[in-house]
RNA sequence: CUUUGCUCAGAGCAAAUCCAUCGAAAGGUGGAGACGCAGAGCAACGGGGCUACCGCCGUCUGGCCACGCCCGCCGAGCCGCCAAA
Numbered sequence: 001c002u003u004u005g006c007u008c009a010g011a012g013c014a015a016a017u018c019c020a021u022c023g024a025a026a027g028g029u030g031g032a033g034a035c036g037c038a039g040a041g042c043a044a045c046g047g048g049g050c051u052a053c054c055g056c057c058g059u060c061u062g063g064c065c066a067c068g069c070c071c072g073c074c075g076a077g078c079c080g081c082c083a084a085a
Stems, first nucleotide, its partner, number of pairs: 002085004012037002017032006035072001041078002045075003048070003055064003
């Protein structure tokens, strides 16, 4: 340096749910909590998904739309721990 994650070490993150809070919502943040994760670290570039305040169509408890959001859906990118070969 490359590949791999069977083994070792020290760490790390935290799904559902509940509480608080921000938000129109999706969702975010903090606390509790662990289903899981070898990149569950960073980052919305491509695909995909969620929401629809405003707006548009329109007159129905309607439809469309991202400028909002999700990287713990997939791919590409950047950085990184340990071990083995």
Predicted 3D model of an 85-nucleotide RNA (c-di-GMP-I riboswitch aptamer) from a Candidatus Manganitrophaceae bacterium.
It was read from a public genome assembly, where an Rfam model found it.
Its Rfam family is "c-di-GMP-I riboswitch aptamer". Rfam links the family to the GO term cyclic-di-GMP binding.
The coordinates come from a structure-prediction model, not an experiment, and the mean pLDDT is 86.